[in-house]
């Protein structure tokens, strides 16, 4: 794009065309072929004339006609379908041995006789249907006889064959009369030619299957006959063996064929409706009749099936003609008008027939034109939708004004299509004896229209009656809200839907087409996705295992003929209709109508380049021959030595053997070692990307035989060549059959071990088989995954075999070439990776192959094998992919380097015990909620008696505790007193509201609503925030380069660092963000400054108390100080790295802040903020009591201890950091003690909280203890309304467990671990948590193989949600197509038999017979009966072939 289309939704209108693609199914009713009286007998019935009368009948008449009948034509045409048909068909383009009514022509004739039938009467049979008998008649009906051509036949003398009239007219002649006679017109007979149709023939071309390769006995020629309209085995007898076929015969499946439509840039592809031309059929088989012509859609006969009719006895019938009608189907109209036009039969004509046709209805089924209004109109109306509430939008759209009539409604006119035959008047031509008649020509006239009062035309009314569908994620023009919520549901492909869906449904808007829109079928394109134009095979699908070679295909130079291909001129053919192109006609267009073009086949004439032939000739392609060198190149035959085994004897003793480690085994009956000897099997070094063969292969070493390939020369042959479907030969292993051989090895077995298991890797054992002779299999990642030949296209380097040259005394070296085998690399090619003279390059010829994945190289079938399996080779059904290269990335029990308390090396530790505490889990009304490996678990929580709170429970409120807005009142508030758990309620009661621009406004109560409020949901809608990998050292731009690309480079490499730190080298050159660093604090010195700080000198005190001083400490401001800066050495004369001086410090000095691109939908709605979402007398709010504090258990964190490096009791000594007014609290008193009374002092360098471990001296002596300290009891203390659930702390009593903790695990590298003890944050009180702070104060690092994280390059991936990843098979289940099956049931074609209808021919033909012959008997010829060949259905039977269908049972998809 396209349709004979069909379904939803919707629908004014006219033109033109179109309309059972399904059941060649079955049909009711009408009608589709009849006509001629000018061929005949006639004369039922009408119309008219007569006559009789009884006035409405009877009788006549054949004038008009004219049913029935006899005759003629005509019915083979028009019209219908496509069943069968793969060639008896069609298309095109030729032949030659035929017919031919009706027309056209040249030419003759139409004389004369005759017998009979219908019809009709008469009489019967039958239900009909029709029929029998006798009796009458006619012709253009039938039959002689005459005539006889240029007809036919021939024996070349000859012989044989016709015919019909009728109808107009009419002077003269004949005749009673009809009539004859003439004339026209029209018919008949013979017989020429022609048109025009038909009938046969060839050649080409005309769908799929080779899983269909052989077919074929009238088959192929001959001959003789018969046959036909005609050639022919068309038929029949003989005789011969012949034809067809891989250029696809035979058989199977499909199919009418063309012009032609349809798509397509063309080349094709698909398809044959309507419209035309052949072909074929007429219920289904068969057959013939008749006729010019069927083997006949509306004819006849038979068979079979179906239907109807019937009196049971017989009969009738054929819509694929035009309607209609059932069926079937997704579908496909009216039982219409008319012959008035075109066409057709008939007939002289008028005419009569015509479902051909020419209209008219039905359906938007298709095309093509028209319309539903136009113009103006902004209050941007009303509504509707969206909102950021500010609008926006449907939108000039609508209303309103002002116009127009297409169509519409009415109403009045009103067609071409009608020419022509025909009737009637005239004129004029020909025939003719003729003014008659006939024909023909012109002219006037008059009749004739189904459509249809239709198309057009005027008037009038009046915007009045006339819009829908479809889509809006990308592909594709057009987005928004609401509902929904992996659900309804969409989808052509991709996909969308799991609470913010531009994708489902609705709505508004927009978009596209518009009396139509989309859905769905159908072929074509895009698809260069079968490729001729016009593709590919190294890894995507695809090179055969290799080789010889018959067909075929394609071939070297030079010459001359041909003229088949080629190429070109001219005639012919290519039907119209269609297309293309020019013109015309309907108002345009679609439709229609003219003209004129292209391609195709055939004939012929030319050209001679290139292809093809013939013929002659070259030699450079291929072969030959001579002359020589290298090889694991191939068969046979003999020989050798090393090694294992073994077996027999010798020596000799206790173990061998084998593994990761071991164990079966082997040995004291002598193993293993060592020496002689026997048998097989393979050939170590050489040995080499060396050689040799067509692959497949081929390896000690001699001899025989035998292939080929190089090199040299150029004697000889003259294109002898290349490739090669089928075919034949070869063809590793491993298997197969037979017959030998077996040494090692070594499938299947055994046994031993690993293991969760181990039907395996390992080990000890072994059978086939491995070796050999014969014979089979034909496959292999038979791979260079790369068929063969020939030609050409930069080079560089080995290597194995020849040859030449130059030098040389010679050997090399070094040059040239040819032949082979590698490697690197340009062009160039490739999708890239690569390939690159051994091309995968450029090109030519052959051959084979492939066309998405699975299903499958599988079923069936056939080949081929003993088998085992080989070659061939599908198709249902399912999937939207499979697959190559080459990137980035992430993995990897891959590699390589490196780093981290990661491991080692150590120190303390947890895991056991008891208590805190946190979590699970369980319980409860409630045990609030959140955190969930590392990176949830003394974590949110820096502190739950009430409050906090968020949770149950009760109990109250409802514009609310809180915020703002509006309207009203003015008081509010403070105190009390009753009720209640309290929240609230009542009610007393004081009496002075506050500020102000005088508008108001705080503040407080009452009232409406708009709102409020919510720790209710989503952290997977978010923001902010924070964890973690990780303080790991990375993550990127810019421009350039390079790659088709994604990407690559820079970031890699060679060295270094803590570091992508830094240097060098590079198609890289710069940069960001990290890394260092600047920052803070410590650690040294300098300087400023000395009060609350500090005291070396003077004084002075118990005391730096105090006077004095500021020199040290100390405070805290500035500052300097460390940079590989100096020296050795080692490195690329680098960066750096080692070692050393100097320095308080030494190589980032120690420590903290600082946290790149990004990862984990990581954590949080309950910190806070925030979409949407949900409550709204409650999920909000108050109050009170409870609860978060439960309690068989588990699990994390942690204090306390198991004791003597240690308790206890006395003794004494030394910090830092911090905090203090609702505060920290000194000396003093009271008390065992918590603590109390009291209050100096400090708003802090001032006062206060405020040390302990060590140390000394005693004592305790290894125990459940003078250890440890839980657990309970008593009495107390402190806070606070309140310590009961459920605080802390003291004294006294009490004295659980616990004796150093499995498997496992953490934490640390120096002022660190460990081990002491202070303080602070929060708080009324309530740490053994966190957050800080200082005193005492260690061990250890060999190393980086291993564990775990991590980086950096580089390798493999089927991974990309990235190994926690992908992904294979069996088994279970459900479903779906499929192979096999004992069989069963149909279809087809086709054989052999048997019956054998009509029927044509043949035979016969006694029975029957009008014409002819014959005086007659009788005859000729015909019938009918019988027989016979053919034969259709039908039987009967073995086969083939193809569908169905099966208990089961195979695999095979899908989930």
């Nucleotide at each position: 794009a396209u349709u004979g289309a069909a379904c939803g939704c919707u629908g004014g209108c006219g033109g033109c065309a179109u309309g059972c693609c399904u059941u060649a199914c079955a049909c009711a009713u009408g009608c589709a072929a009849g006509u001629c009286g000018a061929a005949c007998g006639g004369c039922a019935g009408c119309a008219c004339g007569g006559a009789g009368c009884u006035u409405g009948c009877u009788c006549u008449g054949g004038u008009g006609g004219c049913g029935a009948g006899u005759g003629g034509c005509g019915a083979a045409c028009g019209g219908g379908u496509g069943a069968g048909u793969a060639a008896u068909a069609u298309a095109u383009c030729g032949g030659a041995a035929c017919g031919u009514a009706c027309c056209c022509u040249a030419g003759a004739g139409u004389g004369g006789g005759g017998g009979a039938u219908a019809a009709c009467g008469u009489a019967g049979c039958g239900a009909a249907a029709g029929u029998u008998a006798c009796g009458c008649u006619a012709a253009u009906a039938c039959c002689g006889c005459a005539u006889a051509c240029g007809a036919u036949c021939u024996a070349c003398g000859g012989a044989u064959g016709a015919a019909a009239g009728u109808g107009g007219g009419g002077g003269a002649u004949c005749g009673c009369a009809a009539g004859a006679c003439c004339u026209c017109a029209u018919g008949c007979u013979c017989g020429u030619g022609g048109a025009g149709c038909g009938g046969c023939c060839g050649a080409u071309a005309u769908c799929u299957g080779a899983u269909u390769a052989g077919c074929u006995a009238g088959u192929u020629g001959g001959u003789a006959g018969g046959g036909u309209a005609a050639a022919a085995g068309c038929c029949u007898a003989c005789c011969a063996a012949g034809g067809c076929a891989u250029c696809g015969a035979u058989c199977a499946g499909u199919a009418g064929c063309u012009g032609g439509u349809c798509u397509g840039a063309g080349a094709g592809g698909a398809c044959g409706a309507c419209c035309a031309g052949c072909c074929a059929c007429a219920c289904u088989g068969g057959a013939a009749c008749u006729g010019a012509g069927a083997c006949a859609c509306g004819g006849c006969c038979c068979a079979a099936a179906c239907u109807c009719c019937u009196a049971c006895g017989g009969g009738a019938g054929g819509c694929a003609g035009c309607a209609g009608u059932g069926g079937g189907g997704a579908a496909u109209c009216u039982u219409c008008c008319g012959c008035a036009a075109u066409g057709g039969a008939c007939g002289a004509a008028a005419g009569u027939c015509u479902g051909a046709c020419g209209g008219a209805g039905c359906a938007a089924c298709g095309c093509c034109g028209c319309g539903u209004g136009a113009g103006u109109g902004a209050a941007g109306a009303a509504g509707g939708u969206u909102u950021u509430c500010g609008a926006a939008u449907c939108g000039u759209a609508a209303a309103g004004c002002u116009c127009u009539g297409u169509u519409g409604u009415c109403a009045g006119g009103g067609a071409c299509g009608a020419g022509c035959a025909g009737g009637g008047g005239g004129a004029g031509u020909a025939u003719c004896a003729a003014c008659a008649a006939c024909a023909c020509u012109c002219u006037c006239u008059c009749a004739u229209g189904a459509c249809g009062g239709u198309a057009c035309c005027u008037g009038a009314c009046g915007a009045g009656g006339a819009a829908g569908c479809c889509a809006c994620g990308g592909c594709u023009a057009a987005c928004u809200a609401c509902g929904u919520g992996c659900c309804a549901g969409c989808a052509g492909c991709c996909g969308c839907g799991g609470u913010a869906a531009u994708a489902c449904g609705u709505a508004g808007g927009u978009g596209g087409c518009g009396a139509g829109c989309g859905u769905u079928g159908u072929c074509c394109g895009g698809a260069a996705u079968u490729a001729u134009u016009g593709g590919g095979c190294g890894u995507a699908a695809a090179g055969g295992g290799a080789g010889c070679g018959c067909a075929g295909g394609u071939g070297g130079g030079a010459a001359a003929g041909u003229a088949a291909g080629u190429c070109u001129g001219c005639u012919u053919u290519a039907a119209a209709a269609g297309u293309g192109c020019g013109g015309g006609g309907c108002u345009c267009a679609a439709c229609c109508c003219c003209g004129u073009g292209a391609g195709g086949g055939a004939g012929u004439g030319g050209a001679a380049a290139c292809u093809a032939u013939u013929u002659u000739u070259c030699u450079u392609g291929a072969g030959u021959g001579c002359a020589g060198g290298a090889g694991a190149g191939g068969a046979a035959a003999g020989c050798g030595g090393a090694a294992u085994u073994c077996c027999u004897a010798g020596u000799g003793u206790a173990g061998c053997g084998g593994u990761g480690a071991a164990a079966u085994g082997c040995g004291u009956a002598g193993a293993u070692a060592u020496u002689a000897g026997a048998g097989g099997a393979a050939c170590a070094c050489c040995a080499g990307u060396g050689g040799c063969g067509a692959a497949g292969g081929c390896g000690g070493c001699u001899u025989u035989c035998u292939g080929g390939a190089c090199u040299g020369u150029a004697a000889c042959u003259g294109a002898c060549a290349c490739u090669g479907a089928g075919g034949c030969u070869c063809g590793a292993a491993a298997g197969c059959c037979a017959g030998g051989g077996g040494a090692g090895c070594g499938a299947a077995c055994g046994g031993g071990a690993u293991u969760a298991g181990a039907u395996a890797c390992c080990c000890c054992g072994g059978u086939a088989g491995u070796c050999c002779u014969g014979g089979c299999c034909g496959u292999a990642a038979a791979c260079g995954a790369u068929g063969g030949a020939u030609a050409c296209u930069a080079g560089g380097u080995g290597u194995a075999g020849g040859a030449g040259g130059u030098a040389u005394c010679g050997a090399c070296c070094c040059c040239u070439u040819c032949u082979g085998u590698g490697c690197c690399g340009g062009a160039g090619u490739u999708a890239a990776c690569g390939c690159a003279a051994u091309a995968a390059g450029u090109a030519u010829c052959c051959c084979g192959c492939c066309u998405g994945g699975g299903g499958a190289g599988u079923a069936c079938g056939a080949u081929c094998g003993c088998a085992a399996g080989a070659u061939u080779a599908a198709a249902a059904c399912u999937c939207a992919a499979a697959g190559g290269a080459a990137u980035u990335g992430a993995c990897g029990g891959g590699g390589g380097c490196c780093c981290g308390c990661a491991c080692a090396a150590g120190c303390a530790g947890c895991g056991g015990a008891g208590c805190a505490u946190g979590u699970g889990g369980u319980u409860u009304a409630a045990u609030u909620c959140g955190a969930a490996g590392c990176a949830a678990c003394g974590c949110g929580a820096a502190g739950a008696a009430c409050c906090u709170u968020a949770c149950c429970u009760g109990g109250a409120c409802u514009u609310g505790a809180c915020a703002u807005c509006c309207c009203c009142u003015g008081a509010a508030u403070a105190g009390c007193c009753u009720a209640g758990a309290g929240a609230u309620a009542g009610g007393c009661g004081a009496a002075g509201c506050c500020c102000u621009u005088c508008g108001g406004g705080g503040c407080a109560g009452g009232g409406a609503g708009a709102c409020a409020g919510g720790u209710g949901g989503u952290g997977c809608a978010u923001g902010g925030u924070u964890g973690u990998c990780g303080u790991c050292a990375g993550c990127u731009c810019g421009u350039g380069u390079c790659g088709u690309g994604a990407g690559a480079u820079g970031u890699u490499a060679g060295g270094u660092u803590a570091a992508g730190u830094c240097c060098u080298g590079c198609a890289a050159c710069g940069a960001g963000c990290g890394c260092a660093a600047c920052c803070c604090u410590u650690a040294u010195c300098a300087u400023u400054a000395g009060u609350u700080g500090c005291u070396a000198c003077c004084a002075u005190u118990a005391a730096g108390u105090u006077g004095a001083g500021c020199a040290c400490u100390c405070u805290a401001g500035u500052g300097a100080g460390a940079c590989u800066g100096c020296c050795c050495g080692g490195g690329u004369u680098a960066a750096c790295c080692g070692g050393g001086a100097g320095g308080a410090a030494g190589g980032u000095g120690g420590g903290g802040a600082u946290g790149a691109c990004g990862u984990c939908a990581a954590a949080u709605c309950a910190u806070c903020a925030u979409g949407c979402c949900c409550c709204u007398u409650a999920u909000g709010u108050c109050c009170a009591g409870g609860g978060c504090a439960a309690c068989a258990c588990a699990c994390g964190u942690g204090c306390u201890a198991c004791a003597a490096u240690g308790g206890u009791g006395g003794g004494u000594a030394c910090a830092g950091a911090g905090a203090g007014a609702u505060g920290c609290a000194a000396u003093a008193c009271c008390g065992c003690g918590a603590g109390g009374u009291g209050g100096a002092g400090c708003c802090a360098a001032a006062c206060u909280c405020u040390a302990a471990a060590a140390c000394c001296c005693a004592u305790c002596c290894c125990a459940g203890u003078u250890c440890g300290g839980a657990u309970u009891g008593u009495a107390g203390g402190c806070u606070g309304a309140a310590a009961c659930u459920c605080g802390c702390c003291u004294a006294c009593a009490u004295g659980a467990a616990g004796c150093u903790g499995g498997a496992g695990u953490u934490g640390c590298u120096a002022g660190u671990a460990a081990u002491c003890g202070c303080g602070a944050a929060u708080c009324a009180g309530a740490a053994u948590g966190u957050c800080g702070c200082g005193g005492u104060g260690a061990a250890u690092a060999c190393g980086u193989u291993c564990c775990c994280g991590g980086g950096c390059c580089u390798u493999g991936u089927a991974c990309a949600c990235a190994c926690c990843g992908c992904c294979c098979g069996u088994c279970a289940c459900a479903c779906c197509a499929u192979g096999a099956g004992a069989g069963c049931u149909g279809g087809c074609a086709a054989c052999a038999c048997c019956c054998g209808a009509a029927g044509u021919c043949c035979g016969u033909g006694a029975g029957a017979u009008a014409a002819c012959c014959g005086u007659a008997a009788g005859g000729a010829g015909u019938c009918a009966g019988c027989g016979g060949c053919c034969g259709a259905a039908g039987g009967u039977g073995g086969g083939g072939u193809u569908a169905g269908u099966g208990a089961u049972u195979g695999g095979g998809g899908u989930g």
A computed fold for a 1455-nucleotide RNA from an uncultured bacterium, annotated as small-subunit ribosomal RNA. Its Rfam family is "Bacterial small subunit ribosomal RNA". Gene Ontology terms of the family: ribosome and structural constituent of ribosome.